The RNA shown here (Bacterial RNase P class A) has 319 nucleotides and comes from uncultured Psychroserpens sp.

RNA sequence: UAAGUAAAUCGCCUUAUCGCAGAGAUUUUGUCUCUGAGGAAAGUCCGAACACCAUAGUGCAAUCAUAGUGGCUAACAGCCAUCCAUCGAGAGGUGAGGAAAAGUGCAACAGAAAGUAUGUACAGGUAAUGCUGUAGUGAAACCAGGUAAACUCUAUGUGGUGCAAUGUCAUGUAAACUAGUGCUUGAGCGUGCACGCGCGAUGCUAGAGGGUAGGCAGCUAAAGUUUAUUAGUAAUAGUAAACGCAGAUAAAUGAUAAGGGUUUUGUUAUGAUAUAUUAUAGCAAAAUACAGGAUUCGGCUUAUAGGUUUACUUACUCA
Numbered sequence: 001u002a003a004g005u006a007a008a009u010c011g012c013c014u015u016a017u018c019g020c021a022g023a024g025a026u027u028u029u030g031u032c033u034c035u036g037a038g039g040a041a042a043g044u045c046c047g048a049a050c051a052c053c054a055u056a057g058u059g060c061a062a063u064c065a066u067a068g069u070g071g072c073u074a075a076c077a078g079c080c081a082u083c084c085a086u087c088g089a090g091a092g093g094u095g096a097g098g099a100a101a102a103g104u105g106c107a108a109c110a111g112a113a114a115g116u117a118u119g120u121a122c123a124g125g126u127a128a129u130g131c132u133g134u135a136g137u138g139a140a141a142c143c144a145g146g147u148a149a150a151c152u153c154u155a156u157g158u159g160g161u162g163c164a165a166u167g168u169c170a171u172g173u174a175a176a177c178u179a180g181u182g183c184u185u186g187a188g189c190g191u192g193c194a195c196g197c198g199c200g201a202u203g204c205u206a207g208a209g210g211g212u213a214g215g216c217a218g219c220u221a222a223a224g225u226u227u228a229u230u231a232g233u234a235a236u237a238g239u240a241a242a243c244g245c246a247g248a249u250a251a252a253u254g255a256u257a258a259g260g261g262u263u264u265u266g267u268u269a270u271g272a273u274a275u276a277u278u279a280u281a282g283c284a285a286a287a288u289a290c291a292g293g294a295u296u297c298g299g300c301u302u303a304u305a306g307g308u309u310u311a312c313u314u315a316c317u318c319a
Stems, first nucleotide, its partner, number of pairs: 001315010012260007020036007038290001042301002045299005050162004057195004064157004068082005083097001084095004098153002103151002105147002120135005166217004177207005188199004224243008261288012
């Protein structure tokens, strides 16, 4: 200098005018101040907190998930480390990594034949028989081996619905009607099943029918963020200090104008130089990514114009 590997971070800025949502103050009918999206808010794929079913188990079953070993975490199919396998020249990347003697399946073509199956060619041997060996085909030709991101088996675990959960207030109607059944000596309902347990009388089952769609809460102080330090290979954990970051409800952060930043292309000038190029400055044109909350968090996956930084690998050149 060039090409790579791994990780982190930023991702447009300023001014002016008008406009929007929340909070606060106030002289409260309108004026001022402050605050106002993301690294993925996306996908809805995992795991939870929280709410309700719902309270309590014992045995059995079903579904689904995980799968070397150890650690982290509230937990996880996540993360970190390490072993093995595999890809790469390397830094590094990937792994759905238990079991093939519990069983069932699958393997095109080629080949004589793909499993307790088969007999092509040559050789050896027998009373006889593919009885033995070599060659040939093929990924695989020994009562064979391979394959479980084939079914399955083993081990360990695993409730459901989801903020449109749920709670509360107001309004209004029909505690009404029909049929059956029952009333604590328990009809019935709930719990995957059984036992058990809970609820249960203006009840329960079935039918037909009526009213409601509004307000408030849930709703933002979080397993939170940042900095420093200690322990640890690391993920992470402890301690101390500081901060307090949208809370809407048809859904707010936008519009206009001017100037700048960054990138690309072209062109001009100057310099360097290995004459291929490259650096700086000016001018012109174009572009300025992916994309926007709705209970909250921890992950994974996907999308992303470009800029900056750190460590490491390889090649060439110079000292």